[in-house]
RNA sequence: CGAGUCGGCCAGACCAUCGCUGUGCCCCGUGCGGGCAUGGAGGAAAGUCCGGGCUCCAUAGGGCAGGGCGCCAGGUAACGCCUGGGGGGCGCAAGCCCACGGAAAGUGCCACAGAAAACAGACCGCCUACGUCCGCAAGGACCGGUAAGGGUGAAAAGGUGCGGUAAGAGCGCACCGCGAACGCUGGCAACAGCGUCGGCAGGGUAAACCCCGCCCGGAGCAAGACCAAAUAGGGGGGCGUUGACGCGGCCCGCUGAGCCCCCGGGUAGGUUGCUCGAGCCACACGGUGACGUGUGGCCCAGAUGAAUGAUGGUCCUCGACAGAACCCGGCUUAUCGGCCGACUCGACUU
Repeated sequence: CGAGUCGGCCAGACCAUCGCUGUGCCCCGUGCGGGCAUGGAGGAAAGUCCGGGCUCCAUAGGGCAGGGCGCCAGGUAACGCCUGGGGGGCGCAAGCCCACGGAAAGUGCCACAGAAAACAGACCGCCUACGUCCGCAAGGACCGGUAAGGGUGAAAAGGUGCGGUAAGAGCGCACCGCGAACGCUGGCAACAGCGUCGGCAGGGUAAACCCCGCCCGGAGCAAGACCAAAUAGGGGGGCGUUGACGCGGCCCGCUGAGCCCCCGGGUAGGUUGCUCGAGCCACACGGUGACGUGUGGCCCAGAUGAAUGAUGGUCCUCGACAGAACCCGGCUUAUCGGCCGACUCGACUU
């Protein structure tokens, strides 16, 4: 200098004016009034796919059904997440990817091609030793042998070599591979290495049913709690046909069966839940790491027709995806550009 890998960070900046909204203080003419100060979207606020907190309901304990997860160890409130490790695959490498238990419990399926797709099989090919027949013989026919070679397929009883044979074949041997055979060593473990034994089990598929192990009660802030009109029901008490109540206060008069009070549930409406939290920042310590502990500092949206905007100006590299609605930890998806750090490979120079 070029190519690349991993991790972290930013998400146009500044000024002026006018708006919206939370909080605190102040003022008055107490109105959803005014003034001042201050806070006001994200790395994904998204998808709502996992896990938890919180709330209500249910619940002795266990099981069935259903769903999820699946190498080992750790982290965590928990997880299907994260970290470290093992195994497999890709890459020269940094590094990246993997639903990674069981196919020797049972069942199912395996298109097309092909002889055969599984209690394996024989189309082409190879062989003619043994046995039978024909032939003087060479040889031929039958009975057969074989799975090395060809061919089909995603997949066909392990691979290479030597021996062996009529031709062949783990038929024999060596090495590699395999083993739900055993032992030793290292490791918490997954697993790895080594040695001995066995010629060697019999295809694939479990994101097919299934088997094994582990986990899961249901609903969700429109959860839930509180205050509480009007109207119509409900419960209790009192008065009233010996005339209550009503007819503006009283009397007379008229009318004629209800009237009054209390309690409780509950609708509209309002309040709360609501944001101080598994919180953020810095430093130190422990740990390979995820993470944990300690000390100090900080307060960082809380709306409910639902705010976070508009206009103008200056500058630049001309600005992507996108908007909170109870909260938090993850995953996934979308995203213009830019900055920083660590590392790998190649070329050149010293």